[in-house]
RNA sequence: UUAAUCCUAAAGGGGUGCUCAUCGUAAAUGAGCUGAGACUUUGUUUGCCUAAUUAGGCCUUGAUGAAGGACCCUUUGAACCUGAUUCGGUUAGCACCGACGUAGGAAUUAGGAAAGACAUUCAU
Numbered sequence: 001u002u003a004a005u006c007c008u009a010a011a012g013g014g015g016u017g018c019u020c021a022u023c024g025u026a027a028a029u030g031a032g033c034u035g036a037g038a039c040u041u042u043g044u045u046u047g048c049c050u051a052a053u054u055a056g057g058c059c060u061u062g063a064u065g066a067a068g069g070a071c072c073c074u075u076u077g078a079a080c081c082u083g084a085u086u087c088g089g090u091u092a093g094c095a096c097c098g099a100c101g102u103a104g105g106a107a108u109u110a111g112g113a114a115a116g117a118c119a120u121u122c123a124u
Stems, first nucleotide, its partner, number of pairs: 001117002005113006011074004017033006023062001039068006047058004080105003086099004
């Protein structure tokens, strides 16, 4: 000098899944899995069939908004979104590995520490 990487502050971006059982208005309950993360509170809306209602039966396209928490990521960007209900391997399934992928998008500034590398100088 440069710098893998790490820390702090402020700001911003993002996801919240899978399996099984029960359950029909509760957008619920229980058990299990993976993961850094699957959380908490709350609003709105809400199946199908038989049946005039009550009632009975059935299955799973059981949604979505807001606030907060934790977590991850911020251009050196695969955090995360689209393609995609994608393809191959693997798994109970998600996850995971590879492809797609030099694809199309995606959120930053300031300060500090620093392995290592390189250069120069001095000494032996």

RNAcentral holds the sequence, with entries from Rfam and Ribocentre. TPP riboswitch aptamer (THI element), 124 nucleotides, folded computationally. The coordinates come from a structure-prediction model, not an experiment, and the mean pLDDT is 77.